Record summary:
This is a predicted structure of an 82-nucleotide RNA (c-di-GMP-I riboswitch aptamer) from a Frankiaceae bacterium. Taxonomically the source falls in Frankiaceae (Bacteria, Bacillati, Actinomycetes, Frankiales). The coordinates come from a structure-prediction model, not an experiment, and the mean pLDDT is 84. Rfam family: c-di-GMP-I riboswitch aptamer. Rfam links the family to the GO term cyclic-di-GMP binding.
RNA sequence: ACCGAGCAAGGGCACACCCGCCGCGAGGCGGGGUCGCAAAGCCAGGGGACUCCUGCACACGGGAGUCAGCCCAGCUGCCUUG
Numbered sequence: 001a002c003c004g005a006g007c008a009a010g011g012g013c014a015c016a017c018c019c020g021c022c023g024c025g026a027g028g029c030g031g032g033g034u035c036g037c038a039a040a041g042c043c044a045g046g047g048g049a050c051u052c053c054u055g056c057a058c059a060c061g062g063g064a065g066u067c068a069g070c071c072c073a074g075c076u077g078c079c080u081u082g
Base pairs, nucleotide, nucleotide: 003082004081005080006079012037013036017032018031019030020029021028022027035069041075042074045072046071047070048067049066050065051064052063053062054061055060
């Protein structure tokens, strides 16, 4: 350096929920919080779920968004160990 394995240690992140702010909304940001997480670091490329608008309309389409703690893919990474 590369390919594996993972919970020991040092650490890290922070579900739900609460408060404040932003958004039509899904949801986002900040603070508290700590269910969990070896990538729960980054990333919207492929699926999936959700929101809004729209086509007469439940259907079925079209458009614009949201979610990375739903999965896959891509990039990067601490420590220990083979």